[in-house]
Context: one part of a larger RNA
C1' cells in the first nucleotide's frame, strides 16, 4: 500500500446492489418448514334453512351433501433446506475402468392386460387405561393380498455357429428343457353381435397396469496422480497378507466364515500423535509463490449422544422406526412425551451478527387426467454505513477585505469571496397527482382445421376470438407545488509524512507506529487561531500478502 462475513470510538443526508452468529455440533417456549390423488376403494356427519306430525318433551322427511371428516390403497417424504462436529480418507479433485454392476419417476420400440379365492382397516359391539395407547368379538371395498392360466427377443440348464479377447471370458446364431406377469379407472358412440327405448359382456379415445429391449439421467464399487504439520512418534499387523470351498450383495473383494500357507506395510516415513471438511474460488504479489476455503457452485459427512434394521429403485432415514444413555416435560407414580446444525424467535456464551414479516404473482420441486392444492426452496420486504458503487448538502457575482475571532515587530498580517448582499438552480428529502415491466402461460366458452375412429361423438393438436391471474407496491417512474429552505465529520500537523503559531504546563500531567518529546521561551502534552489528508465518513484495532 492492497484486503475483510469484522469489531471498537467519534460523527452519520439519501439510493442501488450485494453482504449478515467466525464463539456454544449449547439448550430451546411459540408458530410454520411435506404433502397431495374422490378419475384407485369402501363408509359418511353437524349446524343452519325448510316441510309434515306431535302428549309441546320432542320425532321424521328434504336440502345442506356424496360437502366435512377420517380410514384403507398409490406417489412423494433418499429431493429441496442447515451445519461442518467428524474425517489427512479412493473424503476431495483430476484422468480412467466395470468384461463386476443397479435404477422409480421420463423418452422410445416390441407384445400383452385372460380366470378365480381368502382378508382385513375404517364402521357396529365391547373391554383395559389418568394418558399415550392397547386388546376381544362381528360386518365390508379396492390399483390392497393371493391362486391358476397364457408367454419369450426374458431366466436356468444342457448342446451349438460366430467374432474379439486381460486367455478367466464376453457378445453373438441355433435347438431343446423347465420357470416366471399383469388391475383397473374416465370420456364417448351405435358400425357389428344380443337385447332393441337405449344401453350392453360390443366398439372407440384416453390415463393406469404386465414383460423385454433401447436411451436420457442417476447411483454403486475398483483404480492411477496429487493433496497439512510432528522422527523430541521407529518400527507396525493376526482377518493381519495371499490361496481353495462356503456364505452375502445390484455387484468384486477377508466384506464375513471353515481350512491352508506365513506372509503384508515401512526413513520415496509405515504405525503413532496433533491440526483440518475438500474443490471451483477468494485474497495478496509483476510473477513465481504466500495465506485463505464467509456468501455462490460442485461434492462429503453429520442430524441430543452411541448402537441396530425395517420400508423403499435408492436410507441404514434432520422433522420416521427399535434399543440404550444424557437433558427436559407430563403423569392418577402404574407409566408416557421429547429433539430448531428447517425459517423466524428465545435464553447463555460473546468484541460481536437482522423480522416469532407478505406471498405462492414469478422460477422451481412434490402429488393429481385437470382444475387446484402443498411449498420459511424461492420471490420479496424490514433491520444494521457492514461492504461497494453513484448522488447531495447549493451556483454565479460580491471589499485594497465589514462585525467578530487570532496573532503582531502595533505598521499590519490571517480566518477571507469566506459572510452579509444581489441574481439563480432545483438534484434528494417533503407535498400532491398519474403510475408500471416482471403475466408467459393455465382454465372456461365460441368457431376452424388436422389427427383418430364405423361416427359429423368423445379425445389429442393447432390457430383465432372473449374473459380471469401480482406478495413486491400505489412501489419503480413520470408530471406538478414550495423553496436554499432538512443534510459534514473525522484524523493528524518533530522526522519518516502532506500541513505551525500563541498561551498553559514545567521529567508534572501527558505524548508515543519507530526514533523519541516533556527539568520555565515545548511546532512532540493540553486548549485556542491557522493549516495538511480524506470525506457520509474518518480514525484505532485484529488478521493475511
Nucleotide at each position: 500500500g492492497a484486503g475483510c462475513g469484522a469489531a471498537c470510538g467519534c460523527u452519520g443526508g439519501c439510493g442501488g446492489c450485494g453482504u449478515g452468529c467466525u464463539u456454544a455440533a449449547u439448550a430451546c417456549a411459540u408458530g410454520c418448514a411435506a404433502g397431495u390423488c374422490g378419475a384407485a376403494c369402501g363408509a359418511g356427519a353437524a349446524a343452519g334453512u325448510u316441510c309434515c306430525c306431535u302428549u309441546c318433551g320432542g320425532g321424521g322427511g328434504a336440502u345442506g351433501a356424496g360437502u366435512a371428516u377420517a380410514g384403507u390403497g398409490g406417489c412423494g417424504c433418499a429431493c429441496g433446506g442447515g451445519u461442518g462436529a467428524g474425517u489427512a480418507a479412493c473424503a476431495c479433485g483430476u484422468g480412467g475402468g466395470u468384461a463386476a454392476u443397479c435404477a422409480a419417476c421420463c423418452u422410445u420400440a416390441a407384445a400383452g392386460c385372460g380366470u378365480g379365492g381368502a382378508a382385513u382397516a375404517a364402521c357396529c359391539c365391547u373391554g383395559g387405561g389418568a394418558a399415550a395407547c392397547c386388546g376381544g368379538g362381528g360386518c365390508u371395498a379396492a390399483u390392497a393380498c393371493c391362486g391358476c392360466a397364457u408367454a419369450a427377443u426374458c431366466u436356468a440348464u444342457a448342446u451349438u455357429u460366430u467374432a474379439c479377447u486381460a486367455c478367466g471370458g464376453u457378445a453373438u446364431u441355433a435347438u431343446a428343457u423347465a420357470g416366471u406377469a399383469a388391475a383397473g379407472g374416465g370420456g364417448g358412440c351405435c358400425u357389428c353381435u344380443u337385447c332393441u327405448u337405449g344401453a350392453a359382456a360390443g366398439c372407440u379415445c384416453u390415463c393406469a397396469c404386465u414383460u423385454u429391449g433401447a436411451g436420457a439421467u442417476g447411483a454403486g464399487c475398483c483404480u492411477g496422480c496429487g493433496u497439512a504439520c510432528c522422527a523430541u512418534u521407529a518400527g507396525g499387523u493376526u482377518g493381519u497378507u495371499g490361496g481353495u470351498g462356503g456364505g452375502g450383495u445390484a455387484a468384486u473383494g477377508g466384506c464375513c466364515u471353515a481350512c491352508c500357507a506365513a506372509g503384508c506395510c515401512g526413513a520415496u516415513g509405515a504405525u503413532g500423535g496433533u491440526u483440518a471438511g475438500c474443490u471451483g474460488g477468494u485474497c495478496u504479489g509483476a510473477g513465481a509463490g504466500g495465506a485463505u476455503g464467509a456468501u455462490c457452485a460442485g461434492u462429503c459427512a453429520c442430524a441430543c449422544u452411541g448402537g441396530a434394521a425395517c420400508u423403499g429403485g435408492a436410507a441404514c432415514a434432520c422433522g420416521g422406526u427399535c434399543c440404550a444413555g444424557a437433558c427436559u416435560c407430563c403423569u392418577a407414580c402404574g407409566g408416557g412425551a421429547g429433539g430448531c446444525a428447517g425459517c423466524a424467535g428465545u435464553a447463555g456464551g460473546g468484541a460481536a451478527u437482522a423480522u416469532u414479516g407478505c406471498a405462492c404473482a414469478a422460477u422451481g420441486g412434490g402429488g393429481g387426467a385437470a382444475a387446484c392444492c402443498c411449498u420459511g426452496a424461492u420471490g420479496c420486504a424490514g433491520c444494521g454505513a457492514c461492504g461497494c458503487c453513484g448522488c447531495g448538502u447549493g451556483u454565479a457575482g460580491g471589499a485594497a477585505g465589514a462585525a467578530g475571532g487570532g496573532u503582531u515587530u502595533c505598521g499590519g498580517c490571517u480566518c477571507g469571496u469566506a459572510a452579509a448582499c444581489u441574481a439563480c438552480u432545483g438534484u434528494c428529502a417533503g407535498g400532491u397527482g398519474g403510475g408500471a415491466c416482471g403475466a408467459g402461460g393455465g382454465g372456461a366458452u365460441a368457431u376452424a382445421u388436422a389427427g383418430u375412429u364405423a361416427a359429423u361423438a368423445c379425445c389429442u393438436a393447432u390457430a383465432u376470438a372473449u374473459u380471469u391471474u401480482g406478495a413486491c407496491g400505489g412501489u419503480a417512474c413520470c408530471a406538478c407545488c414550495a423553496g436554499a429552505g432538512g443534510a459534514a465529520g473525522c484524523a493528524c500537523c518533530g522526522g519518516c509524512u502532506a500541513a505551525c503559531u500563541a498561551c498553559g504546563u514545567g521529567c508534572c500531567a501527558g505524548c508515543a507506529g519507530c526514533c523519541g518529546c516533556g527539568g520555565u521561551a515545548a511546532u512532540a502534552c493540553g486548549u485556542a487561531g491557522g493549516g495538511u489528508g480524506c470525506a457520509a465518513g474518518c480514525g484505532u484495532u485484529g488478521c493475511u500478502c

Predicted 3D model of a 545-nucleotide part of an RNA (small-subunit ribosomal RNA, 5' domain) from a metagenome. It matches the Rfam family "Bacterial small subunit ribosomal RNA". RNAcentral holds the full RNA, with entries from SILVA. Model confidence (mean pLDDT): 83 of 100.